[in-house]
RNA sequence: ACUACCGAAAGGCAAAAUCAGGGAAACCUGAUGACGCAAAGUCAUGGAUCUAAAGUCAAACUUAAUUUUUUGACUAUGACCGCCAGACUGCCGAA
Numbered sequence: 001a002c003u004a005c006c007g008a009a010a011g012g013c014a015a016a017a018u019c020a021g022g023g024a025a026a027c028c029u030g031a032u033g034a035c036g037c038a039a040a041g042u043c044a045u046g047g048a049u050c051u052a053a054a055g056u057c058a059a060a061c062u063u064a065a066u067u068u069u070u071u072g073a074c075u076a077u078g079a080c081c082g083c084c085a086g087a088c089u090g091c092c093g094a095a
Stems, first nucleotide, its partner, number of pairs: 005093001012037002017032006035082001041088003045085003049079002055074006
């Protein structure tokens, strides 16, 4: 230096849950808290998944009406990288 991630030490991140705040929701932020993580660091680029405010369609009710309301289906422009790929970056260093 390379491969590699089965040892040690230092340092790092923080699931569930609870509380507070934001959001229509998915979910996010902060505090407490540690299930785990060697990329559980960064990026929604592809797939999967979650949500459906707005929109479209249908039905029922209603209306002067193509109106109002409710319900259902579809839809990402929303969310998630601690689901899988991909891109970029990176700490320690025994055998």